This is a predicted structure of a 584-nucleotide part of an RNA (large-subunit ribosomal RNA, domain V) from Methyloversatilis thermotolerans. It matches the Rfam family "Bacterial large subunit ribosomal RNA". Its family is annotated with structural constituent of ribosome and ribosome in the Gene Ontology. Taxonomically the source falls in Methyloversatilis (Bacteria, Pseudomonadota, Nitrosomonadales, Sterolibacteriaceae). The sequence was found in a public genome assembly.
[in-house]
Context: one part of a larger RNA
Formats: sequence, structure tokens, C1' cells
RNA sequence: CCCGCGGCUAGACGGAAAGACCCCAUGAACCUUUACUGUAGCUUUGCAUUGGACUUUGACGGGACUUGUGUAGGAUAGGUGGGAGGCUGUGAGACGUGGUCGCCAGAUCACGAGGAGCCAUCCUUGAAAUACCACCCUGGUGUCGUUGAGGUUCUAACCUAGGCCCGUGAAUCCGGGUCGGGGACCGUGCAUGGUGGGCAGUUUGACUGGGGCGGUCUCCUCCUAAAAGGUAACGGAGGAGUUCGAAGGUUCGCUUGGUACGGUCGGACAUCGUACCUAAAGUGCAAUGGCAAAAGCGAGCUUGACUGCGAGACUGACACGUCGAGCAGGUGCGAAAGCAGGACAUAGUGAUCCGGUGGUUCUGUAUGGAAGGGCCAUCGCUCAACGGACAAAAGGUACUCUGGGGAUAACAGGCUGAUUCCGCCCAAGAGUUCACAUCGACGGCGGAGUUUGGCACCUCGAUGUCGGCUCAUCACAUCCUGGGGCUGUAGCCGGUCCCAAGGGUAUGGCUGUUCGCCAUUUAAAGUGGUACGUGAGCUGGGUUUAAAACGUCGUGAGACAGUUUGGUCCCUAUCUGCCGUGGG
Repeated sequence: CCCGCGGCUAGACGGAAAGACCCCAUGAACCUUUACUGUAGCUUUGCAUUGGACUUUGACGGGACUUGUGUAGGAUAGGUGGGAGGCUGUGAGACGUGGUCGCCAGAUCACGAGGAGCCAUCCUUGAAAUACCACCCUGGUGUCGUUGAGGUUCUAACCUAGGCCCGUGAAUCCGGGUCGGGGACCGUGCAUGGUGGGCAGUUUGACUGGGGCGGUCUCCUCCUAAAAGGUAACGGAGGAGUUCGAAGGUUCGCUUGGUACGGUCGGACAUCGUACCUAAAGUGCAAUGGCAAAAGCGAGCUUGACUGCGAGACUGACACGUCGAGCAGGUGCGAAAGCAGGACAUAGUGAUCCGGUGGUUCUGUAUGGAAGGGCCAUCGCUCAACGGACAAAAGGUACUCUGGGGAUAACAGGCUGAUUCCGCCCAAGAGUUCACAUCGACGGCGGAGUUUGGCACCUCGAUGUCGGCUCAUCACAUCCUGGGGCUGUAGCCGGUCCCAAGGGUAUGGCUGUUCGCCAUUUAAAGUGGUACGUGAGCUGGGUUUAAAACGUCGUGAGACAGUUUGGUCCCUAUCUGCCGUGGG
């Protein structure tokens, strides 16, 4: 050097399983509910199946009988019209008894007895006789019809998991018969209101230095923005979701604010005067840019806060958005030239569909109309997740599942080094005196990569996670042992610094613990790295599945770096490596 054999598992980000954690999907499934929308079931009401009789009580209609004092007035005059006579032996007035009404004056009806008269036209009144006739009004009585509601009853629909008989021989079924029990109820059909996680289908936003929680989502102003325009971030600051018939138009006019000094009450600040500064004031409201021919402040007259248009531009992916001379009509102000299509400008907002209202020389399903539609004007959205998925929507999953992601978190590694640890510089001060024996403020400069973090770079078609056991190996910023310097080192003990990694560096109690506390030793009981060394070496107490309970939270399904009991740890070693051994 080559080839074996027996072993061990540190590595091959070893094998196994398209990660179950985490995130994503306009994915799924179950579960919940005061999410949304439905629906079985239950229930209300109407009609039908569904019939008879009696009775109570309403409504309407026919015919009959009645009913009606405001005041003046013989008095209880319903209205209008006709009308000079009408009623009466088919029994008038007056009388007796009883009923009804009543604004207690009376009106009216029935019966009895009785035996010849009674009323109107007169005078009062808006209207003249219930003297008589007709048509009606208001309220009432009884009757008939139609119809509604309630009650009682009947039997013939309908029901009968009551008896008996038959088909039928074995028959708690079925069918028929009969007797009985209910009964127009029940049941059923159609329509209708309610209730309805019992069941069903679904929804439950995005951004995000992982996700959740929080915050935000449209518009305006400034900075970031790198001197055109534009330009991001969960970058830094603020505002808007209107207001005003004058705070608009025009003509004419005016100048604010501050300081100093002077001046009655009068003051830091009221009104007045002078001087100086010069825009610092004001602008309905934020900021920016403007503004003296003022866009700021007044007064007069007014409605251009017009209708139909619009050359041409700015801006923008689009859709939007913005500016605009000029033309026609009619108007306001001004002597006129002219100015005026809102406001100093930039926020004060919402597409389309659908629907409403007014108008219209449009359309009009054979024709004429109408309905409906179009066009013009206008109204209805915190559609604010503000380019608005629908008129209409919340949650749980540790019982979970699928597709994906190292596009994105938890472990480890990497980068960084705020934090952490270590060292140094300056030296105010402490140290009786004296900065530097020792300690060292305020500050400054480094190193390490052990903490907590930041970032999200390999890994989600898997890099097993705390602690213990076993076995270690390295660094030195050294715990002991060794050698030294200084000392505020007398000695014994010490303090601090330098050199030094050869060797060594505990056993028990509690706790899953690392850590820590305690007990007892030791020369000492070092600090760290090694995927917080080591699970294809062991364990499995903790964390972190499914079961269950407590507390708390939640309406609930369920949830909790809260607690508690229980809970499957696979791999026969191919290669590298290591140990032992053999042959050439």
C1' cells in the first nucleotide's frame, strides 16, 4: 500500500412518512350560536271535505206599526208635494182597566161599558194642519228573508288498537257484516301569519418586518423627494366628510399689525394724537403657495351661485378629474371702457344597476289609446373595507383533513451586536494627607459571540425539542496546585495585577427541572464552546395530540406561557470515521 473479518455509532443536514406545529388558499369537513337565508315539525286563521234541528245575539234588505216639546203659540208642529173637506151605526166624544214611550206636559195602543158626534179651514208661525192622501228622513218595536258569531242536540259523511260473526282450516293482520262508542268535531288538502340550529346551504375582508391583538383602508396640505413632473415604508406632522342668499356679482372708497412717547376717568391691553418698523395683521376652517390695481376692510345697487355651446390645453393605464378664450340668448353693476357662467387657490366625496318625482314635437307588438320604455331635470347609499362581489351573513376545531410555502413563525445554524460579558482611555472624587495599594462618577474607545433581542439567509417531498444518564473533547477571561510584580504587604491571613491549561476540580435533601436554596465535605467544588456536545447511545419526569377534571373566560361550540391524572420513543450499518484482528 491492497483485500478481508469481528465490533462501535460521531458524520453522510442517514432511512422511513410531498411537516401533524406555523402561515397561506376568495380550499374542505364536522361542531356552535341571540351570523345570514331557508326548511321538517308544531301552531294561528280562512276555504273545502261538511249535513239536519232548536236556541241566543248582531248586520243588511222587504213589507207592517210607530217615533219626533228651541222660542211665540189653544200644544210634543220631522220634511216636501197634493188638497177644501175628512172620519163615524163595520160604533164618534167623554169614562174605566191595563200595556208601551216620555224632554212628567202629555202622546199612543188594546179591552170593557156606552150610544152620536169629532176634526180641519180661523189668531199666532220662516213653514199649516196626523182633517185626508202620497213619497221620504231620524230613532224604535215585532215579523219574514239572506248572512255572521256563540250554545245545545241529532245522525248520515268521517273516526273507532271496543264486543261478536264471516272470508278462515292455524290467524291480536286485512276485508266484509253487525252491535256499541265518538261525531260534523277530529283527521286531511289548499292558502296564510307565527315559531323553528331539529335539519340544510353558506358567509365570517385585506394590509401586516410570521400570524393574532392593536392600528389602518377615501380625500386635502407640508416634509421625506435627491433644484422639472413623479416616487415607498405600520416614515415625520396636521386637517376634511362642510359653511355662506352673503361670506356671491359689480361700482365706488379705505389700509392692517406692533413699539415708543403724549393724553380725563382708563388700567399691560378700550377711544385720540405724533414718530418709527414695514406686511410681522387679515383671509369662515388645516397646512402650503398667494394676496397693496390688494384676493384684506366698508358702503350703494343687485342675483352671472345664468340657459345652449365650446377652439385649445393640463392630468391620467382606464374610468375619473381640471383650466378655458370665444359664439348665441337673455340679465346685473358701471357715465364708459368693461367685469360677472359662485366664494384667494388647493379637501367638504361615491361609478353602474334598481327605484321615485316633474317635464317631453321620442317610442307605443293589427289599428286608436293606455301600460311600459327612452330622453331632459332631479331625488334615494359612513356601498367609510370609500373602483362600491349580494337586497341579505358570526364563531369553534387539541377529532380534524387536502393543496402549498423555508415566499412566513417556533428549535438549531448564519448575519448583526442594541442588550449582555470582558478589557482599555480620561481622571472629578473616596482613600486622615495622597487621583492611580484599592475603588472610581460624568464621558470616550475597543474585544468576545455564552444572554435577551433584531433580520428572515439554508432547511416545512421533516435539521426530533427541555432536563437527566453515559461518554467525552476544546478554549482560557485560572477554582485548586506552580512562578512572580505592587500593596494602605510587620507575621499569619489577604487585596490587585502578570505568566501558566500539566493534572485535578464533591456527595446527599427538595423540585421534571437547568438554575437555585439547604446539609456535610474538599486543595478546589472554575467560566464557557462543541446543533443551549451527545435520543440510527439510553431515559421520557417536563413541554406539545387524542380521554378527563378544577378555576377563569365565553350564550355556545370551546379556550387559557393557568392547574391536575393518564398517555405506542422504529431502524438487521452500504460509505466515511473509530477500536480490535487476519491475509497478501